[in-house]
Molecule: transfer RNA
Organism: marine sediment metagenome
RNA sequence: GGGGCUGUAGUCUAGUCUGGUAGGAUUCUGCGUUUGGGACGCUGCGGCAGGGGUUCAAAUCCUCUCAGCCCCA
Numbered sequence: 001g002g003g004g005c006u007g008u009a010g011u012c013u014a015g016u017c018u019g020g021u022a023g024g025a026u027u028c029u030g031c032g033u034u035u036g037g038g039a040c041g042c043u044g045c046g047g048c049a050g051g052g053g054u055u056c057a058a059a060u061c062c063u064c065u066c067a068g069c070c071c072c073a
Base pairs, nucleotide, nucleotide: 001072002071003070004069005068006067007066010026011025012024013023020056028044030042031041032040049065050064051063052062053061
């Protein structure tokens, strides 16, 4: 220098192909249960790497950038 893959909550992950309410697990808050704690049940907070474009509507399609990994040179 060329090509490919990946990026979603503190952590892990589904959803992308086929655009239509962002889901689950865990952590954490609160409540119940308990003499207390743990476990368990209920509840709440928290997320689409960034910019631009297409569209009534974008995590999803297009484009650029950033970061990580792999291959070629």